[in-house]
Formats: sequence, structure tokens, C1' cells
RNA sequence: AGCAGAGUAGAAUUUUGCGCGUUAAGUGCCGACUGGACGGGGAGUUGUCAGUUGGACGAAAAGGGAACUUGCGGUGCAAAGUUCGCAUCCCGCUGCU
Repeated sequence: AGCAGAGUAGAAUUUUGCGCGUUAAGUGCCGACUGGACGGGGAGUUGUCAGUUGGACGAAAAGGGAACUUGCGGUGCAAAGUUCGCAUCCCGCUGCU
């Protein structure tokens, strides 16, 4: 110097557990603002995540005297499994030449 490769945060999904809602919050969609994270180091997006806020749309209840139970929700959190996985650039690391 050339070629090849490894590794993260995280994301998706399934199962289980504990909750929330079913008097409709949440989820999903569109916009604004703020902030975070993005292989070991540096930079970092029109991508991504979170918070606040505005807008449009919008639902599955049933049983029971009650407690509650069974459901339902593109529902929240946690754990485990599976799959994917640095947007990108530079350097570094490993192997070969």
C1' cells in the first nucleotide's frame, strides 16, 4: 500500500409476567419546538429515538349482586428467544499479500 473481516448502541418480532384503558387515554398519521443515541477514537444526516405541544381520524365488549372473570386495544414496562444492525466519511483493530 492492496484485499478481506470482526465488534456497538439500537430496531423489529414472538412468548411470558406485571400494569393501563375500555367513562377512550394510549397506539398509529401530519406539523412545530427541544433534547439524546448512533462499532475502539473523531465527524455525523433529509435517517432514528425520546419529551413538550398543535391538528385530523378513531375503537369491543360480554358475564356477574359485588368482588372479579373472560375478551378487546396497531396499549405501557420488564425479562427471555429469534432476526436485523456502525446512513455515511476518516482513523484505528484482526487476518492475508
Molecule: THF (Tetrahydrofolate) riboswitch aptamer